């Protein structure tokens, strides 16, 4: 350095609900929760989907595919 996720270790993320709060709204954030993740880390654009609006084309969504790095185990 490739590939590759069957077993184990160390850790690590937190669906859906519920409170509070931000926001029209999709959705964020905060604590609880624990369906799940071997990238469920980072990325919203200058690819693609979805979705949501007061329709201004302007916004959510990486836990939809994609990009770009990275733990452990195997070969």
């Nucleotide at each position: 350095g490739u590939g590759u996720g069957u077993u184990a270790a160390a850790g690590g993320c937190a669906a859906a609900c519920u409170u509070a709060u931000c926001g029209u709204g999709a959705g964020g954030u905060a604590a609880g929760g624990a369906c799940g993740c071997a990238a469920a880390a980072c990325u919203a654009g200058a690819g693609g989907g979805u979705c949501u609006c007061a329709a201004g084309g302007a916004g959510a969504u990486a836990g939809c595919c994609a990009g770009u790095u990275a733990c452990c185990g195997c070969a």
A computed fold for a 75-nucleotide RNA, annotated as c-di-GMP-I riboswitch aptamer. The coordinates come from a structure-prediction model, not an experiment, and the mean pLDDT is 79.